This is a predicted structure of a 75-nucleotide RNA (transfer RNA) from a Nanobdellota archaeon. The source organism's lineage runs through Archaea, Nanobdellati and Nanobdellota. Rfam family: tRNA. About the family: Transfer RNA (tRNA) molecules are approximately 80 nucleotides in length.
RNA sequence: GCUCUCAUAGCUCAGCCUGGAUAGAGCAGUUGGCUUCUAACCAACAGGUCGCAGGUUCAAAUCCUGUUGGGAGCG
Numbered sequence: 001g002c003u004c005u006c007a008u009a010g011c012u013c014a015g016c017c018u019g020g021a022u023a024g025a026g027c028a029g030u031u032g033g034c035u036u037c038u039a040a041c042c043a044a045c046a047g048g049u050c051g052c053a054g055g056u057u058c059a060a061a062u063c064c065u066g067u068u069g070g071g072a073g074c075g
């Protein structure tokens, strides 16, 4: 230098290929219940400008371009 791949909640991830209903799960967190108390268990709540910027579109996490960072391969 070229190619591929990953980036979504505090953490680990799904969703992307094939655009469309309010962006979800587990763990962690908060509150309540249960319990003599704690843990466990049960219920509820909160938490996201989907790495960044631009474009296409009525509509973008998803398609296109550029770019940043991590990983791998080739030279």
Stems, first nucleotide, its partner, number of pairs: 001074007010027004020058001029045005051067005